[in-house]
RNA sequence: GUUACGAGCCGUUCUGUCGCUGCGCUGUAAAGUGCAGAGGAAAGUCGGGACAACACAGAGCACCAUACUUCCUAACGGGAAGGUUCUGUUUAAUAACAGAAACAGCAAGUGCCACAGAAAAUAACCGCCCUGCUUUUGCAGGGUAAGGGUGAAAACGUGGGGUAAGAGCCUACGAGCCACGGUGGUGACAUCGUGGUUGGGUAAACCUUAUGGGUUGCAAGACCAAAUAUGCCGGCGUGGCAGGGUUUCCUGCCGAAGGGCUGCUCGUCCGGGCCGGCGGGUAGGUCGCUAAAGGUUGUCAGUGAUGGCAACCGCAGAUAAAUGACAGAAUUCGUGUUUACGCGAAACAGAAUCCCGCUUACAGGCUCGUAGCGUUU
Repeated sequence: GUUACGAGCCGUUCUGUCGCUGCGCUGUAAAGUGCAGAGGAAAGUCGGGACAACACAGAGCACCAUACUUCCUAACGGGAAGGUUCUGUUUAAUAACAGAAACAGCAAGUGCCACAGAAAAUAACCGCCCUGCUUUUGCAGGGUAAGGGUGAAAACGUGGGGUAAGAGCCUACGAGCCACGGUGGUGACAUCGUGGUUGGGUAAACCUUAUGGGUUGCAAGACCAAAUAUGCCGGCGUGGCAGGGUUUCCUGCCGAAGGGCUGCUCGUCCGGGCCGGCGGGUAGGUCGCUAAAGGUUGUCAGUGAUGGCAACCGCAGAUAAAUGACAGAAUUCGUGUUUACGCGAAACAGAAUCCCGCUUACAGGCUCGUAGCGUUU
RNA backbone atom coordinates (compact mmCIF):
# COMPACT_ATOMS: atom_id res chain seq x y z
C1' G A 1 0.00 0.00 0.00
C1' U A 2 -3.92 -3.53 -0.83
C1' U A 3 -7.64 -7.53 0.27
C1' A A 4 -10.85 -10.07 3.82
C1' C A 5 -13.15 -10.12 8.61
C1' G A 6 -14.65 -7.68 13.24
C1' A A 7 -15.79 -3.20 16.22
C1' G A 8 -17.00 2.00 16.34
C1' C A 9 -18.29 6.72 13.96
C1' C A 10 -20.15 10.00 9.97
C1' G A 11 -23.90 9.60 6.60
C1' U A 12 -23.89 15.73 1.60
C1' U A 13 -22.63 21.27 2.31
C1' C A 14 -23.29 26.62 1.26
C1' U A 15 -25.87 31.05 -0.90
C1' G A 16 -30.29 33.55 -2.93
C1' U A 17 -35.77 33.85 -3.89
C1' C A 18 -40.68 32.11 -2.74
C1' G A 19 -43.52 29.13 0.77
C1' C A 20 -45.18 25.88 5.42
C1' U A 21 -45.40 24.78 11.19
C1' G A 22 -44.37 26.51 16.27
C1' C A 23 -42.82 30.38 19.69
C1' G A 24 -41.44 35.58 20.85
C1' C A 25 -41.89 40.99 19.68
C1' U A 26 -44.58 45.38 17.28
C1' G A 27 -49.62 46.50 15.86
C1' U A 28 -56.97 47.81 17.30
C1' A A 29 -56.69 44.82 13.03
C1' A A 30 -54.59 43.61 8.41
C1' A A 31 -49.77 42.69 8.46
C1' G A 32 -44.51 43.04 9.53
C1' U A 33 -40.16 41.09 11.90
C1' G A 34 -36.65 37.65 14.73
C1' C A 35 -35.51 32.61 16.28
C1' A A 36 -36.21 27.29 15.91
C1' G A 37 -37.93 23.19 12.74
C1' A A 38 -36.88 14.69 11.58
C1' G A 39 -33.50 9.90 12.43
C1' G A 40 -29.57 6.45 13.41
C1' A A 41 -32.73 3.89 12.49
C1' A A 42 -38.16 8.56 13.32
C1' A A 43 -39.25 1.74 10.65
C1' G A 44 -41.06 -3.38 12.72
C1' U A 45 -44.63 -2.43 17.04
C1' C A 46 -41.12 -7.47 19.40
C1' G A 47 -39.70 -6.94 25.06
C1' G A 48 -39.79 -3.56 29.29
C1' G A 49 -41.13 0.96 31.92
C1' A A 50 -43.34 5.98 32.87
C1' C A 51 -48.25 7.99 32.54
C1' A A 52 -53.83 7.33 32.30
C1' A A 53 -58.63 4.96 32.86
C1' C A 54 -61.24 0.75 34.58
C1' A A 55 -64.74 1.82 42.20
C1' C A 56 -57.68 2.07 45.75
C1' A A 57 -62.74 -5.09 47.10
C1' G A 58 -61.11 -8.91 46.92
C1' A A 59 -60.35 -14.49 47.16
C1' G A 60 -59.85 -19.25 44.72
C1' C A 61 -59.16 -21.87 40.19
C1' A A 62 -57.64 -21.64 35.36
C1' C A 63 -54.22 -19.28 31.98
C1' C A 64 -49.56 -16.99 30.35
C1' A A 65 -44.33 -16.00 30.68
C1' U A 66 -39.40 -17.04 32.37
C1' A A 67 -35.69 -21.17 33.64
C1' C A 68 -26.72 -22.12 34.44
C1' U A 69 -24.39 -18.08 37.88
C1' U A 70 -23.16 -13.19 39.58
C1' C A 71 -23.81 -8.24 38.39
C1' C A 72 -26.07 -3.67 35.68
C1' U A 73 -30.79 -1.20 35.19
C1' A A 74 -36.82 2.37 36.65
C1' A A 75 -37.74 -2.39 34.27
C1' C A 76 -36.96 -6.29 30.69
C1' G A 77 -37.40 -12.28 27.40
C1' G A 78 -32.23 -6.46 27.20
C1' G A 79 -26.91 -5.86 28.47
C1' A A 80 -21.85 -7.04 30.95
C1' A A 81 -18.53 -10.55 33.07
C1' G A 82 -18.10 -15.65 33.87
C1' G A 83 -19.41 -21.34 34.30
C1' U A 84 -20.87 -26.00 31.85
C1' U A 85 -21.82 -28.97 27.45
C1' C A 86 -21.31 -29.62 22.18
C1' U A 87 -18.94 -28.48 17.35
C1' G A 88 -14.74 -26.76 14.36
C1' U A 89 -9.37 -25.41 13.78
C1' U A 90 -4.33 -25.87 15.65
C1' U A 91 -1.09 -29.04 18.79
C1' A A 92 2.82 -35.08 20.18
C1' A A 93 -0.21 -33.98 24.40
C1' U A 94 -1.94 -30.85 28.34
C1' A A 95 -4.26 -27.06 26.21
C1' A A 96 -5.39 -22.53 23.22
C1' C A 97 -8.68 -19.92 19.89
C1' A A 98 -13.48 -19.39 17.43
C1' G A 99 -18.69 -20.53 17.21
C1' A A 100 -23.45 -22.50 19.11
C1' A A 101 -26.90 -23.80 23.16
C1' A A 102 -35.34 -22.58 26.16
C1' C A 103 -28.56 -24.70 29.66
C1' A A 104 -34.27 -26.85 36.01
C1' G A 105 -36.38 -32.03 36.37
C1' C A 106 -37.45 -38.37 32.27
C1' A A 107 -33.49 -41.36 39.07
C1' A A 108 -41.82 -38.24 40.70
C1' G A 109 -46.07 -40.01 37.57
C1' U A 110 -48.46 -40.66 32.64
C1' G A 111 -47.81 -40.82 27.40
C1' C A 112 -44.99 -41.38 22.83
C1' C A 113 -40.61 -43.51 20.04
C1' A A 114 -41.94 -43.56 12.04
C1' C A 115 -39.35 -47.59 8.89
C1' A A 116 -36.65 -51.89 9.97
C1' G A 117 -36.38 -55.44 13.76
C1' A A 118 -38.19 -61.23 17.75
C1' A A 119 -38.15 -57.17 21.08
C1' A A 120 -38.20 -49.63 21.61
C1' A A 121 -38.30 -51.27 28.00
C1' U A 122 -42.00 -56.96 32.28
C1' A A 123 -36.56 -57.98 25.47
C1' A A 124 -35.20 -64.88 22.94
C1' C A 125 -35.44 -64.23 15.61
C1' C A 126 -30.72 -66.84 14.53
C1' G A 127 -27.01 -68.82 17.59
C1' C A 128 -25.17 -71.28 22.45
C1' C A 129 -26.37 -74.74 26.64
C1' C A 130 -29.46 -78.41 29.55
C1' U A 131 -33.57 -81.98 29.92
C1' G A 132 -37.25 -85.34 27.67
C1' C A 133 -38.89 -87.99 23.27
C1' U A 134 -37.11 -89.80 18.72
C1' U A 135 -32.58 -91.10 17.18
C1' U A 136 -30.29 -90.84 9.51
C1' U A 137 -32.74 -86.21 11.36
C1' G A 138 -35.80 -83.37 14.10
C1' C A 139 -39.70 -81.99 17.83
C1' A A 140 -41.22 -80.09 22.76
C1' G A 141 -39.97 -77.59 27.40
C1' G A 142 -36.48 -74.58 29.94
C1' G A 143 -31.95 -71.49 30.63
C1' U A 144 -28.88 -67.68 28.39
C1' A A 145 -28.27 -60.76 26.48
C1' A A 146 -21.31 -63.52 25.35
C1' G A 147 -21.80 -63.66 19.52
C1' G A 148 -24.89 -62.53 14.68
C1' G A 149 -28.69 -59.67 12.31
C1' U A 150 -32.26 -54.77 12.37
C1' G A 151 -32.06 -49.74 13.68
C1' A A 152 -30.72 -42.86 14.84
C1' A A 153 -30.78 -45.55 19.47
C1' A A 154 -30.57 -52.63 21.96
C1' A A 155 -30.16 -52.88 28.29
C1' C A 156 -22.23 -49.64 31.55
C1' G A 157 -16.84 -50.61 28.55
C1' U A 158 -12.23 -53.82 28.51
C1' G A 159 -9.38 -57.93 30.73
C1' G A 160 -9.63 -62.02 34.15
C1' G A 161 -12.42 -65.45 37.15
C1' G A 162 -16.76 -68.25 37.17
C1' U A 163 -20.57 -71.46 34.63
C1' A A 164 -24.00 -76.80 31.49
C1' A A 165 -23.88 -72.25 28.46
C1' G A 166 -23.92 -67.36 30.13
C1' A A 167 -24.65 -62.78 32.73
C1' G A 168 -21.92 -56.69 37.44
C1' C A 169 -22.76 -63.10 39.05
C1' C A 170 -17.61 -61.90 41.30
C1' U A 171 -13.14 -59.07 40.68
C1' A A 172 -9.14 -55.22 38.61
C1' C A 173 -9.02 -50.75 35.88
C1' G A 174 -12.14 -47.10 33.68
C1' A A 175 -16.97 -44.29 32.69
C1' G A 176 -21.79 -42.20 34.06
C1' C A 177 -25.34 -41.05 37.96
C1' C A 178 -26.94 -40.29 43.27
C1' A A 179 -25.88 -39.11 48.50
C1' C A 180 -22.47 -37.21 52.14
C1' G A 181 -17.97 -34.73 53.35
C1' G A 182 -13.12 -31.77 52.54
C1' U A 183 -10.61 -27.73 49.68
C1' G A 184 -10.91 -23.26 46.20
C1' G A 185 -14.63 -19.66 44.39
C1' U A 186 -19.76 -14.28 46.21
C1' G A 187 -21.87 -18.03 42.89
C1' A A 188 -22.72 -21.27 38.59
C1' C A 189 -18.85 -24.69 39.15
C1' A A 190 -13.97 -27.06 39.64
C1' U A 191 -11.22 -30.76 42.28
C1' C A 192 -10.45 -34.73 45.92
C1' G A 193 -12.29 -38.64 49.23
C1' U A 194 -16.04 -42.27 51.08
C1' G A 195 -20.45 -45.08 50.28
C1' G A 196 -24.27 -46.67 46.96
C1' U A 197 -25.83 -47.59 42.01
C1' U A 198 -25.77 -49.09 36.29
C1' G A 199 -32.33 -46.50 35.85
C1' G A 200 -32.46 -46.23 26.58
C1' G A 201 -34.42 -41.53 24.39
C1' U A 202 -38.13 -37.57 24.51
C1' A A 203 -40.44 -31.94 28.93
C1' A A 204 -40.38 -25.75 21.95
C1' A A 205 -45.07 -34.10 25.13
C1' C A 206 -48.67 -33.68 29.27
C1' C A 207 -46.69 -32.62 33.72
C1' U A 208 -43.62 -31.32 38.32
C1' U A 209 -40.64 -27.55 40.83
C1' A A 210 -39.21 -22.32 41.46
C1' U A 211 -40.08 -17.17 40.29
C1' G A 212 -43.11 -13.46 38.11
C1' G A 213 -47.66 -11.60 35.78
C1' G A 214 -54.85 -7.53 36.66
C1' U A 215 -56.82 -5.56 31.76
C1' U A 216 -56.79 -1.83 28.08
C1' G A 217 -53.56 1.83 25.52
C1' C A 218 -52.62 9.13 24.40
C1' A A 219 -58.20 6.95 19.29
C1' A A 220 -55.63 6.36 27.26
C1' G A 221 -58.14 10.23 29.63
C1' A A 222 -59.92 15.52 31.54
C1' C A 223 -62.63 19.97 30.24
C1' C A 224 -65.42 23.52 27.09
C1' A A 225 -68.61 24.20 22.99
C1' A A 226 -72.21 22.13 19.51
C1' A A 227 -76.21 18.55 18.58
C1' U A 228 -80.43 15.33 19.74
C1' A A 229 -85.56 11.03 18.00
C1' U A 230 -87.12 6.40 24.36
C1' G A 231 -88.56 6.99 16.01
C1' C A 232 -88.88 1.55 14.38
C1' C A 233 -87.81 -3.96 14.97
C1' G A 234 -86.34 -8.29 18.05
C1' G A 235 -85.35 -10.31 23.02
C1' C A 236 -85.47 -10.34 28.58
C1' G A 237 -87.92 -8.41 32.93
C1' U A 238 -92.45 -6.11 34.38
C1' G A 239 -91.92 -6.79 41.74
C1' G A 240 -92.26 -7.21 47.26
C1' C A 241 -92.12 -4.86 52.22
C1' A A 242 -92.24 -0.60 55.66
C1' G A 243 -93.27 4.64 56.85
C1' G A 244 -95.60 9.51 55.64
C1' G A 245 -99.47 12.10 52.84
C1' U A 246 -105.32 13.96 50.23
C1' U A 247 -106.55 7.77 45.29
C1' U A 248 -102.21 8.73 40.96
C1' C A 249 -97.17 11.16 45.15
C1' C A 250 -92.57 11.06 48.36
C1' U A 251 -88.76 8.41 51.33
C1' G A 252 -86.16 3.93 52.86
C1' C A 253 -85.00 -1.40 52.53
C1' C A 254 -84.96 -6.08 49.78
C1' G A 255 -83.89 -6.62 44.82
C1' A A 256 -85.85 -9.03 38.80
C1' A A 257 -83.76 -8.45 33.80
C1' G A 258 -79.22 -6.35 32.86
C1' G A 259 -74.47 -4.01 33.73
C1' G A 260 -69.21 -2.77 36.20
C1' C A 261 -65.09 -5.16 38.83
C1' U A 262 -59.53 -9.89 34.29
C1' G A 263 -61.21 -15.71 31.50
C1' C A 264 -64.49 -18.82 35.06
C1' U A 265 -66.68 -19.40 40.05
C1' C A 266 -67.70 -17.09 44.60
C1' G A 267 -68.14 -12.37 46.40
C1' U A 268 -69.16 -7.19 45.99
C1' C A 269 -71.24 -2.57 43.79
C1' C A 270 -74.95 -0.19 40.55
C1' G A 271 -79.74 -1.27 39.16
C1' G A 272 -87.62 -0.28 38.06
C1' G A 273 -86.60 -0.77 33.20
C1' C A 274 -82.55 -3.20 30.39
C1' C A 275 -79.85 -5.57 26.08
C1' G A 276 -79.03 -6.02 20.69
C1' G A 277 -79.98 -4.20 15.64
C1' C A 278 -81.72 -0.32 12.14
C1' G A 279 -82.19 4.80 11.79
C1' G A 280 -81.36 10.20 13.19
C1' G A 281 -78.05 14.30 15.21
C1' U A 282 -73.14 16.48 16.34
C1' A A 283 -68.16 15.45 14.72
C1' G A 284 -65.16 22.04 16.54
C1' G A 285 -61.61 23.64 20.35
C1' U A 286 -58.24 23.46 24.89
C1' C A 287 -55.28 20.32 27.95
C1' G A 288 -52.72 15.64 28.15
C1' C A 289 -47.79 17.30 24.72
C1' U A 290 -42.85 17.23 25.54
C1' A A 291 -37.60 19.52 31.35
C1' A A 292 -37.03 14.02 30.57
C1' A A 293 -34.72 7.27 34.06
C1' G A 294 -32.65 14.74 29.39
C1' G A 295 -28.17 16.03 26.36
C1' U A 296 -22.72 17.51 25.77
C1' U A 297 -17.86 17.74 27.86
C1' G A 298 -14.51 16.52 31.73
C1' U A 299 -13.18 13.61 35.86
C1' C A 300 -13.45 9.55 39.40
C1' A A 301 -14.89 4.22 40.65
C1' G A 302 -15.38 -0.53 38.11
C1' U A 303 -12.33 -6.09 33.97
C1' G A 304 -17.13 -4.48 31.95
C1' A A 305 -22.39 -3.32 31.38
C1' U A 306 -22.91 0.97 34.30
C1' G A 307 -22.77 4.49 38.23
C1' G A 308 -21.11 9.07 41.21
C1' C A 309 -19.56 14.23 40.88
C1' A A 310 -18.70 19.07 38.41
C1' A A 311 -19.50 22.63 34.54
C1' C A 312 -22.31 23.98 30.39
C1' C A 313 -26.84 23.60 27.06
C1' G A 314 -32.23 24.78 26.18
C1' C A 315 -32.93 20.87 21.66
C1' A A 316 -39.63 19.63 16.47
C1' G A 317 -44.52 19.44 18.54
C1' A A 318 -47.98 18.88 13.28
C1' U A 319 -53.80 16.99 13.58
C1' A A 320 -55.20 15.48 7.14
C1' A A 321 -51.11 16.34 9.43
C1' A A 322 -45.34 21.72 8.76
C1' U A 323 -40.00 20.31 8.08
C1' G A 324 -40.68 22.01 0.97
C1' A A 325 -39.87 24.00 -4.26
C1' C A 326 -36.73 26.57 -7.79
C1' A A 327 -31.84 28.64 -9.33
C1' G A 328 -26.49 28.74 -8.67
C1' A A 329 -21.89 26.86 -6.53
C1' A A 330 -19.06 23.07 -3.96
C1' U A 331 -18.20 17.67 -2.49
C1' U A 332 -18.50 12.41 -3.71
C1' C A 333 -19.59 8.51 -7.19
C1' G A 334 -20.52 6.58 -12.25
C1' U A 335 -19.61 7.37 -17.43
C1' G A 336 -17.66 9.50 -22.34
C1' U A 337 -12.96 11.69 -23.38
C1' U A 338 -6.35 13.79 -24.73
C1' U A 339 -5.69 16.86 -18.86
C1' A A 340 -9.56 20.65 -19.86
C1' C A 341 -14.66 19.65 -20.21
C1' G A 342 -19.68 17.34 -20.95
C1' C A 343 -23.72 14.13 -19.12
C1' G A 344 -26.12 11.48 -15.12
C1' A A 345 -26.85 10.25 -9.89
C1' A A 346 -27.00 11.72 -4.27
C1' A A 347 -28.03 5.16 0.52
C1' C A 348 -32.00 3.45 3.84
C1' A A 349 -35.80 6.14 5.02
C1' G A 350 -39.31 10.16 7.23
C1' A A 351 -41.60 12.23 13.97
C1' A A 352 -47.29 11.60 16.07
C1' U A 353 -47.62 10.50 24.37
C1' C A 354 -42.60 9.80 26.07
C1' C A 355 -38.28 6.84 27.44
C1' C A 356 -34.79 2.29 27.59
C1' G A 357 -33.61 -1.94 24.64
C1' C A 358 -33.88 -5.69 20.61
C1' U A 359 -34.50 -6.70 15.41
C1' U A 360 -34.47 -5.24 10.36
C1' A A 361 -32.95 -1.60 6.05
C1' C A 362 -28.71 1.39 4.54
C1' A A 363 -24.98 4.26 -1.58
C1' G A 364 -20.50 6.01 0.06
C1' G A 365 -16.65 7.54 3.46
C1' C A 366 -13.40 7.66 8.02
C1' U A 367 -10.83 5.43 12.43
C1' C A 368 -8.99 1.18 15.16
C1' G A 369 -7.79 -4.13 15.66
C1' U A 370 -6.58 -9.12 13.55
C1' A A 371 -4.95 -12.19 9.36
C1' G A 372 -2.95 -12.80 4.30
C1' C A 373 -0.19 -10.71 0.08
C1' G A 374 3.17 -7.06 -2.24
C1' U A 375 7.02 -3.12 -1.83
C1' U A 376 11.04 -0.35 0.81
C1' U A 377 14.66 -0.11 4.81
This is a predicted structure of a 377-nucleotide RNA (Bacterial RNase P class A) from a Bacteroidales bacterium. The organism belongs to Bacteroidales, within Bacteria. Its Rfam family is "Bacterial RNase P class A". It is annotated as a ribozyme. The coordinates come from a structure-prediction model, not an experiment, and the mean pLDDT is 76. The sequence was found by an Rfam model in a public genome assembly.